[in-house]
RNA sequence: AUUAUAUAAGGGCAAACCCGCCGAAAGACGGGGACGCAAAGCUCUGGUGUCUACUUAGUUAUCUAAACGACCGACCGGCUGCAUGA
Numbered sequence: 001a002u003u004a005u006a007u008a009a010g011g012g013c014a015a016a017c018c019c020g021c022c023g024a025a026a027g028a029c030g031g032g033g034a035c036g037c038a039a040a041g042c043u044c045u046g047g048u049g050u051c052u053a054c055u056u057a058g059u060u061a062u063c064u065a066a067a068c069g070a071c072c073g074a075c076c077g078g079c080u081g082c083a084u085g086a
Stems, first nucleotide, its partner, number of pairs: 002086004012037002017032004022027001035073001041079003046076003049071003055066004
């Protein structure tokens, strides 16, 4: 440097749920909590997909469409990194 992820060490992250808090919502953040994770680190300003609709347009409508809002713990890709083996 390339490649693989069976075991182990030091460790790391933290789903649901609860409390607080921001937000129109989806959802984010902080605390508690652990279902899981070898990239559950970063990237949604890489692609696809999903969720929401303050607002805008249409509509008889409690309906429909639209991201400029979100999700990388949705999948694929990209970048970076730990341990061990070859």
Molecule: c-di-GMP-I riboswitch aptamer